[in-house]
RNA sequence: GCCCCUAUAGUUCAGCGGUAGAACGGAUCCAUGGUAAGGAUCAGACCUCUUUUCGACUAAGGGUGGGGGCA
Numbered sequence: 001g002c003c004c005c006u007a008u009a010g011u012u013c014a015g016c017g018g019u020a021g022a023a024c025g026g027a028u029c030c031a032u033g034g035u036a037a038g039g040a041u042c043a044g045a046c047c048u049c050u051u052u053u054c055g056a057c058u059a060a061g062g063g064u065g066g067g068g069g070c071a
Stems, first nucleotide, its partner, number of pairs: 001070007010024004018054001026042005047063005
C1' cells in the first nucleotide's frame, strides 16, 4: 500500500427493513430473628457523517477504532 472481518446496555452476545432483547452485573422492594439462596419491579445501549426508502441497528458510500490476510 491493497483486501477481508468487526463496532448494539457496565460485561459477553442475539437481532439482517416496521417495538432493540437475553444472560451476568447494578438499584429498589418482598421474604428471614439475621445472613446466604430465592421472588417481583426498575434503570441502562445501536461508533460517526451522508445517501436510498413511507420507514434504517439492518441496505449503499465515506471516516474512525479493533482484529486478520497478502506484498